[in-house]
RNA sequence: GCCGCCGUAGCUCAGGUGGUAGAGCGGCGGGCUGUUAACCCGCAGGUCGUGGGUUCAAGUCCCACCGGCGGCGCCA
Numbered sequence: 001g002c003c004g005c006c007g008u009a010g011c012u013c014a015g016g017u018g019g020u021a022g023a024g025c026g027g028c029g030g031g032c033u034g035u036u037a038a039c040c041c042g043c044a045g046g047u048c049g050u051g052g053g054u055u056c057a058a059g060u061c062c063c064a065c066c067g068g069c070g071g072c073g074c075c076a
Base pairs, nucleotide, nucleotide: 001072002071003070004069005068006067007066010025011024012023013022019056027043028042029041030040031039049065050064051063052062053061
């Protein structure tokens, strides 16, 4: 340099053919318990990597860029 995959909550990850952004764990509050753990109920938490474009409508489609991983190549 070229190609491919990935980027969504604090962490690990879902999110069919565009149509209300979710789960588990973690956090906070409560219940239960002599206490803790476990268990049960509830709550909060998101510029969906960045910037554009298409569309009535984009996490999803298109373009560029940034970051990570992998493969190939170049530097005789």
Model confidence (mean pLDDT): 81 of 100.
Transfer RNA from Candidatus Bathyarchaeota archaeon ex4484_135, 76 nucleotides, folded computationally.
Rfam family: tRNA. About the family: Transfer RNA (tRNA) molecules are approximately 80 nucleotides in length. By type it is a transfer RNA. Gene Ontology term of the family: triplet codon-amino acid adaptor activity.